[in-house]
RNA sequence: GGGUCGGUAGUUCAGCUGGGCUAGAACGUCCGCCUUACACGCGGAAGGUCGGGAGUUCAAAUCUCCCCCGGCCCA
Numbered sequence: 001g002g003g004u005c006g007g008u009a010g011u012u013c014a015g016c017u018g019g020g021c022u023a024g025a026a027c028g029u030c031c032g033c034c035u036u037a038c039a040c041g042c043g044g045a046a047g048g049u050c051g052g053g054a055g056u057u058c059a060a061a062u063c064u065c066c067c068c069c070g071g072c073c074c075a
Stems, first nucleotide, its partner, number of pairs: 001074007010027004020058001029045005051067005
């Protein structure tokens, strides 16, 4: 330099193929219930520029282009 896969909550990931409730799960954190107390269990809450920018569209995490970061392959 070329190709390819990935980047979404504190962590691990789903959702992208085929645009439409304008974002969810588990774990973690916090609060409550339970317990003498802790743990477990149950209920609830907070937490997101969807890597960045631009474009297409009524509408973009999802499509197009450029850039950044990481893995792998080729040279």